[in-house]
The prediction has a mean pLDDT of 81. SAM riboswitch aptamer (S box leader) from Romboutsia sp. CE17, 108 nucleotides, folded computationally. Its Rfam family is "SAM riboswitch aptamer (S box leader)". Its family is annotated with regulation of gene expression in the Gene Ontology. Taxonomically the source falls in Romboutsia (Bacteria, Bacillota, Peptostreptococcales, Peptostreptococcaceae).

RNA sequence: ACCUUAUCAAGAGAGGCUGAGGGAUAGGCCCUAUGACGCCCAGCAACCGCCCUAACGGGAAAAGGUGCUAAUUCCUACAAGAUUUUUUAAAAUCUUGAAAGAUGAGGU
Repeated sequence: ACCUUAUCAAGAGAGGCUGAGGGAUAGGCCCUAUGACGCCCAGCAACCGCCCUAACGGGAAAAGGUGCUAAUUCCUACAAGAUUUUUUAAAAUCUUGAAAGAUGAGGU
């Protein structure tokens, strides 16, 4: 890097350092000097792991490996359906499913 698979509406700091950008991409819409990103500490969660269990299951705990700590994955991006409007082909809203993305585990 690619493939498979599970999850993505919950949860988590008014701390220290630093100092201008950030929210994947595009369009929106936002966050940011009342300090963003990053690092440290702290915290959340419980995917792997650990412990119990006859158990692919279930439970407990949180050593260790990850992850996460603005907004649903911030919203939309493609398709189907429903409703409404109308210049009858489009627009708006909603629902569902994909796609894309993120994270874990496994594999090439």